A computed fold for a 678-nucleotide part of an RNA from a bacterium, annotated as large-subunit ribosomal RNA, domain II. The coordinates come from a structure-prediction model, not an experiment, and the mean pLDDT is 86.
Context: one part of a larger RNA
RNA sequence: UCCAGCGAGUUACAUACUAUUGCAAGCUUAAGUUUUAUAACGGAGGCGAAGUGAAAGCGAGCGUGAAUAGCGCGUUUAGUAAUAGUAGGUAGACCCGAAACCAGGUGACCUAACCAUGGGCAGGUUGAAGCGUAGGUAAAACUACGUGGAGGACCGAACCGUAGCAUAUUGCAACAUGCCCGGAUGACCUGUGGUUAGCGGUGAAAUGCCAAUCGAACCUGGAGAUAGCUGGUUCUCCUCGAAAUAGCUUUAGGGCUAGCGUCGUACGGUAGCCGAUAGGGGUAGAGCUCUGUUUCGGACUGGGGUCUUUAUUGAUACCCACCCUUGACAAACUACGAAUACUAUCGGUGGUACUACGGCAGUUAGAACGUGGGGGCUAAGCUCCACGCUCGAAAGGGAAACAGCCCAGAUCACCAUCUAAGGUCCCAAAGUUUAUGCUAAGUGGGAAACGAGGUGAGAUUUCUUAAACAAUGAGGAUGUUGGCUUAGAAGCAGCCAUUCAUUUAAAGAGUGCGUAACAGCUCACUCAUCAAGAGAUCUCGCGCGGAAAAUGUAACGGGGCUAAGCAUAGCACCGAAGAUGUGAGCUACAGUUUACUGUAGCGGUAGAGGAGCGUUGAUAUCUGCAUUGAAGUCGAACUGCGAGGUUCGGUGGAGCGUUAUCAAGUGAGAAUGCUGGA
Numbered sequence: 001u002c003c004a005g006c007g008a009g010u011u012a013c014a015u016a017c018u019a020u021u022g023c024a025a026g027c028u029u030a031a032g033u034u035u036u037a038u039a040a041c042g043g044a045g046g047c048g049a050a051g052u053g054a055a056a057g058c059g060a061g062c063g064u065g066a067a068u069a070g071c072g073c074g075u076u077u078a079g080u081a082a083u084a085g086u087a088g089g090u091a092g093a094c095c096c097g098a099a100a101c102c103a104g105g106u107g108a109c110c111u112a113a114c115c116a117u118g119g120g121c122a123g124g125u126u127g128a129a130g131c132g133u134a135g136g137u138a139a140a141a142c143u144a145c146g147u148g149g150a151g152g153a154c155c156g157a158a159c160c161g162u163a164g165c166a167u168a169u170u171g172c173a174a175c176a177u178g179c180c181c182g183g184a185u186g187a188c189c190u191g192u193g194g195u196u197a198g199c200g201g202u203g204a205a206a207u208g209c210c211a212a213u214c215g216a217a218c219c220u221g222g223a224g225a226u227a228g229c230u231g232g233u234u235c236u237c238c239u240c241g242a243a244a245u246a247g248c249u250u251u252a253g254g255g256c257u258a259g260c261g262u263c264g265u266a267c268g269g270u271a272g273c274c275g276a277u278a279g280g281g282g283u284a285g286a287g288c289u290c291u292g293u294u295u296c297g298g299a300c301u302g303g304g305g306u307c308u309u310u311a312u313u314g315a316u317a318c319c320c321a322c323c324c325u326u327g328a329c330a331a332a333c334u335a336c337g338a339a340u341a342c343u344a345u346c347g348g349u350g351g352u353a354c355u356a357c358g359g360c361a362g363u364u365a366g367a368a369c370g371u372g373g374g375g376g377c378u379a380a381g382c383u384c385c386a387c388g389c390u391c392g393a394a395a396g397g398g399a400a401a402c403a404g405c406c407c408a409g410a411u412c413a414c415c416a417u418c419u420a421a422g423g424u425c426c427c428a429a430a431g432u433u434u435a436u437g438c439u440a441a442g443u444g445g446g447a448a449a450c451g452a453g454g455u456g457a458g459a460u461u462u463c464u465u466a467a468a469c470a471a472u473g474a475g476g477a478u479g480u481u482g483g484c485u486u487a488g489a490a491g492c493a494g495c496c497a498u499u500c501a502u503u504u505a506a507a508g509a510g511u512g513c514g515u516a517a518c519a520g521c522u523c524a525c526u527c528a529u530c531a532a533g534a535g536a537u538c539u540c541g542c543g544c545g546g547a548a549a550a551u552g553u554a555a556c557g558g559g560g561c562u563a564a565g566c567a568u569a570g571c572a573c574c575g576a577a578g579a580u581g582u583g584a585g586c587u588a589c590a591g592u593u594u595a596c597u598g599u600a601g602c603g604g605u606a607g608a609g610g611a612g613c614g615u616u617g618a619u620a621u622c623u624g625c626a627u628u629g630a631a632g633u634c635g636a637a638c639u640g641c642g643a644g645g646u647u648c649g650g651u652g653g654a655g656c657g658u659u660a661u662c663a664a665g666u667g668a669g670a671a672u673g674c675u676g677g678a
Base pairs, nucleotide, nucleotide: 001678002677003676004675005674006673011091012090013089015087016086017085018084019083020082021081022080023079026047027046028045032041033040034039051058052057061073062072063071064070094232095231097229101222102221103220104219105218106217112196113195114194115193116192117191118190119189120188121186123155124154125153126151130147131146132145133144134143135142159183160182161181164179165178166177167176198214200210201209202208207216235612236611237610238609239608240607245258246257247256248255249254259363260362261360262359263358264357265356266355270353272349273348274347275346276345277344278343279342285336286334287333291330292329293328297324298323301321302320303319304318305316306315307314366391367390369388370387371386372385373384374383375382396407397406398405411584412583413582414581416580417579418578422574423573424572425559426558427557431571433570434569435568436567437566438565444561450545451544454542455541456540457539458538459537460536461535462534463533471529472528473527474526475525477502478501479500482496483495484494508523512521513520585602586601587600588599589598590597591596592595613667615664616663617662618661619660620659622657624656625655632651633650634649635648636647637646638645639644
């Protein structure tokens, strides 16, 4: 991992409701007793037939109250017993699962410490005290040489230990092996016997050790502890079908009540929708009267500051406020003010979708998207509300792939038709479709501020046969080197200005380059040649640049496309489980010839309701089947929507079924399920 078997809403008691049955203003026995025990007896007791009040009590009324008022609960009759089902309650209460708690015992053959009694430590080194001899001293001290043999002394086997590395890591081994290393006469190592026990012992102390177990050992019991937690919970078909919200909660991943689901009963043109009419509102927008913020201009009115003045007064390119005027802003501004939404009435439509009561739930972790907002950074696949929608619980088509986007809601069948979104060159079903334009960037097929004689369209305006724009030829002068400044300043470093005047077709006291300063080149301006459009500004369409990323093209799904791109208009076609057609099944309702017709419906998680299949056993039944072959098992055919059933054949070798009713140890694929096997 697989296979087989086992494996989870049960039972008792009382309660509530539903269905059925009996009896009915009544219904019913319990314990128990008895000739034969599914019978008979047994009426104690229980429920009901009257309520109300705390009660005395009163009574179709009672209570409250001063009340004859008002209000609260009643009165207009159906119950009761049994059986079945469902639910909650008490019990282990659907099953498995803790860590723990308590009680009583068992452990110191491991290990910790201690007690008693034994044992062990190759070899080598060092050479303390003391002592002796000699020297030395007044005597000592002291010195030298010997002797001596101390030490938690040194080196190093046994022995004890285990710092490092490697191997091993389904091992040789639930801690080992190899190399290397520490202690090795000591607080040393060790044999045997003994002592200390779990709310405890022992501990040179690590929460270490106390039998591979230690922040409190192990065994048995309380015990099926408890588990608001996780996992699992076994056959079929049919109808309907949620929630992820509110309030409260030592509450937040749990509950209770409401909301939303389902089943039953009752009810009325009920709910809903549409139209009309009548309403209130202060949002969007708008506006600036108010509350605040704020802009331009003006007038000077007032206050303050400063200056002047002895004072009065006066001045003010200072500050503030008021006034007139221009232009703005606001969730906590409004002299205004929608659309929606909401309420009511009337009319229409609408046949249960509404509402009430009763039984039973589940849900109370939601998600994206669109819109209106708050928070955040007008960040987030962010967060919190509101309205809507889909997913959740929804398959199908489109978006390459893609819960939440777009289209559309799958009862079943069909080699039929029409469409939606989206598409129609090939992959790949359908236009290489029609018309008019645009784009040249593979833009399309990712991106901003900003930049640009890209290109198309529109608008405004200037010049122009009295010759424009461009090009070419010629001129572009004089007073004058204007004045000042300066070493110099001559159009062109800088400053000044009545930037003037003259000659002119025209020519600045000079547009730029240039010189040390001049010179030189050039422009404005003018004439000629030429001959028809030229220049400027604004708006819009489509493009260009801006544009750098990590495995590999990789920013159209691909091929590829100059349309097979973009815009506008049109026609045709494809395209889904949508619609239609034909056939079939089921559900609900209605109708009637009562087995048919019609209408509507049949996605579905949690969940509610309904109808069935099968297994084991029981009572009866078929005057059932069976060695002329039961059950089981293998295969096939037929049949039922399905769970399943029937028949035939093989195998097997002794029991088994139909129908009706009843009772359950009644259905497995999952529980790191349990047992066995491979």